RNA sequence: AGCAGACCGGAUGACCGCGCCCGAACGUUGAGUUGGGUGAGGAAAAUCCGCCCUCCACAGGGUACGGUGCUGGCGAAAUGCCAGGCGGGGCGACCCGACGGCAAAGUGCCACAGAGAAGCAUAUUGCGAGGCUGAGCGCAAGCGCUCAGCACGCGAGGGUGAAACGGCGGUGUAAGCGACCACCAGCGUCGGCAGCGAUGUCGGCGGCUAGGCAAACCCCACCGGGAGCAAGGUCAAGCAGGCGCAAUGGGGCGACCCGUCCCGCGCCGGGUAGACUGCACGACGCGCCGAGUAAUCGGCGAACGAGAGAGAUGGUCAUCGGGCUGUCUUACGACAGCUUACAGAAGGCGGUUUACAGGUCGGCUU
Repeated sequence: AGCAGACCGGAUGACCGCGCCCGAACGUUGAGUUGGGUGAGGAAAAUCCGCCCUCCACAGGGUACGGUGCUGGCGAAAUGCCAGGCGGGGCGACCCGACGGCAAAGUGCCACAGAGAAGCAUAUUGCGAGGCUGAGCGCAAGCGCUCAGCACGCGAGGGUGAAACGGCGGUGUAAGCGACCACCAGCGUCGGCAGCGAUGUCGGCGGCUAGGCAAACCCCACCGGGAGCAAGGUCAAGCAGGCGCAAUGGGGCGACCCGUCCCGCGCCGGGUAGACUGCACGACGCGCCGAGUAAUCGGCGAACGAGAGAGAUGGUCAUCGGGCUGUCUUACGACAGCUUACAGAAGGCGGUUUACAGGUCGGCUU
């Protein structure tokens, strides 16, 4: 100067204040007062994946739609994690990759530049005197040479581009071209060796080259019901409804009678307000030991660690910390000022991603 990983993310006190729980403390049935206990995160976030749970739907098969896609392992599952392979980037530590198929199914796209962007396509600059025509020259008189034009052949060289239809050298040719040959690359196929495997490596054979893009349509394989805790469940005022009994009824005045006062009363199912539940012991987290490279798994131990319902968990001050800046000082340090993030539960759990003042600890590279 960097690269990866683990962790912390203010402390103490005083005062004021808030939610929940407990008290045979006060107060008394209206609340309240008082004492004690307890009270956010590494991401509680975004709601991007997956699941538990709940209700609804559901013979079976197919289509459509969506998702995923190297190998092995882990995990309840996952667009998850670990290890490895391959490809790409970096001097390196290390990082990134939806990483099946565009070469024998099809279609589409490939900006600008360029002649041409996939058609066995194209010909700008070019290459060729092999063919025809014209001109000039030469001679052994039949041709030869040079130049120009026309058709034709070619795709080697230059040029454009991210990419130009394998590379390179030779043979061949009028010039050329995998036209042919050697080597190399790539592809297919067969086999040996190593590996659980992805794959690597070695060798033989083959045709003779096939551009890139599938988080483009598409093809192949596998997977996928819908809605969500305001899910859902239990109890249940009032009002309305149904049934029954009704002055010889019902209720109050502490039990009974008298008396007196008041008045319809009882039951039913559904269910609103409201209350309770779901809802805090769990795929949980912590410590130690063991297995494993690791993710993870197993055993043992100690504990219980917010639970609101318009939604509490806050504020001020002081002291001590951390950081930055300035001044003084040889230095250690002292003083002053500023600053101390991101954010914030709402059924729960596992992940991913994103935000974050500042700090700690080991490891590695140049």
This is a predicted structure of a 366-nucleotide RNA (Bacterial RNase P class A) from a soil metagenome. Of the family's consensus pairs, 91% are formed in the model. Rfam family: Bacterial RNase P class A. It is annotated as a ribozyme.